[in-house]
RNA sequence: GCCGGCAUAGCUCAGAGGUAGAGCAGCGGUCUUGUAAACCGCAGGUCGUCGGUUCGAUUCCGACUGCCGGCUCCA
Numbered sequence: 001g002c003c004g005g006c007a008u009a010g011c012u013c014a015g016a017g018g019u020a021g022a023g024c025a026g027c028g029g030u031c032u033u034g035u036a037a038a039c040c041g042c043a044g045g046u047c048g049u050c051g052g053u054u055c056g057a058u059u060c061c062g063a064c065u066g067c068c069g070g071c072u073c074c075a
Stems, first nucleotide, its partner, number of pairs: 001071007010024004018055001026042005048064005
């Protein structure tokens, strides 16, 4: 330099045009002598950035940034 994948809650991930979700973690409660477990509830998001398409974009398209992998060249 070229090609491909990924970026969504604190962590791990799902979702794929029309209200953004799960598990774990956190907080509160029930239960327990107490803790854990179990159960119930609460809170937590500029969906990487910029632009384009669209009535409408987290989702489609382009560029960029970052991470991962592969290839090539030089040494």
Overview:
The RNA shown here (transfer RNA) has 75 nucleotides and comes from an Acidobacteriota bacterium. Its Rfam family is "tRNA". NCBI's taxonomy places the organism under Bacteria, Pseudomonadati, Acidobacteriota. It was read from a public genome assembly.